[in-house]
Molecule: FMN riboswitch aptamer (RFN element)
Organism: Paenalicyclobacillus mengziensis
RNA sequence: AUGAACCUUCGGGGCAGGGUGAAAUUCCCGACCGGCGGUAACGAUUGCCCGCGCAAUCAGAGCCCGCGACUCAACCCGCUUGUAUUUCGGGUUGACUGACUCGGUGGAACUCCGAGGCCGACGGUAUAGUCCGGAUGGGAGAAGGUCCAG
Numbered sequence: 001a002u003g004a005a006c007c008u009u010c011g012g013g014g015c016a017g018g019g020u021g022a023a024a025u026u027c028c029c030g031a032c033c034g035g036c037g038g039u040a041a042c043g044a045u046u047g048c049c050c051g052c053g054c055a056a057u058c059a060g061a062g063c064c065c066g067c068g069a070c071u072c073a074a075c076c077c078g079c080u081u082g083u084a085u086u087u088c089g090g091g092u093u094g095a096c097u098g099a100c101u102c103g104g105u106g107g108a109a110c111u112c113c114g115a116g117g118c119c120g121a122c123g124g125u126a127u128a129g130u131c132c133g134g135a136u137g138g139g140a141g142a143a144g145g146u147c148c149a150g
């Protein structure tokens, strides 16, 4: 290095400007944003080499594969026993789980380059990916550490 257990820390961004209206960051014009792991041919760094190059590491996809979150159901647990268009909190299992094409290069690209598109839980409120709320929550995971094995 690797594996098991445990601990600590970290772990989501975004409506400028304008229109209508009594009221909209919710509608309209327009603007803006992209969780985690994998894959990956530009690139960066380092090493080797006279050099062409070769190797290692790092980074690299919202819409390719998988995961998380949200929501729902069944079952279990708890007490503070919820609610009046009808039920609180926690756990386990399961279900659900959005969206891309064309052109170029090439041996190879839904990942690169160019262009044009598209998507985004629930509750609240003038109809919300962006405001407020559950959430000072949860979390895929990331980094570091302790200890054991070998």
Base pairs, nucleotide, nucleotide: 002149003148005146006145007144008143009142010141017029018028019027031130032129033120034119035067036066037065038064043058044057045056046055047054048053062118063117071095072094073093074092075091076090077089078088079082100116101115102114103113104112122133123132124131